RNA sequence: GCCCCUAUAGUUCAAGGGAUAAAACGAGGUCCUCCUAAGACCUAGCUACAGGUUCGAGUCCUGUUGGGGGCG
Numbered sequence: 001g002c003c004c005c006u007a008u009a010g011u012u013c014a015a016g017g018g019a020u021a022a023a024a025c026g027a028g029g030u031c032c033u034c035c036u037a038a039g040a041c042c043u044a045g046c047u048a049c050a051g052g053u054u055c056g057a058g059u060c061c062u063g064u065u066g067g068g069g070g071c072g
Base pairs, nucleotide, nucleotide: 001071002070003069004068005067006066007065010025011024012023018055027043028042029041030040031039048064049063050062051061052060
């Protein structure tokens, strides 16, 4: 330098163009308990960035950035 894959919550990860973006762990609160742990219930928190296509984009296209891999 060229090519391929990849980026969603603090972490691990779902979501074949149309619900309010699902869940587990973690965090906070309440209940339970003499206290703690366990357990039950509730809450907050996420689509890397910039454009494009579309009535509608996490999803499709282009570029950029970060990560991983291959070739030279």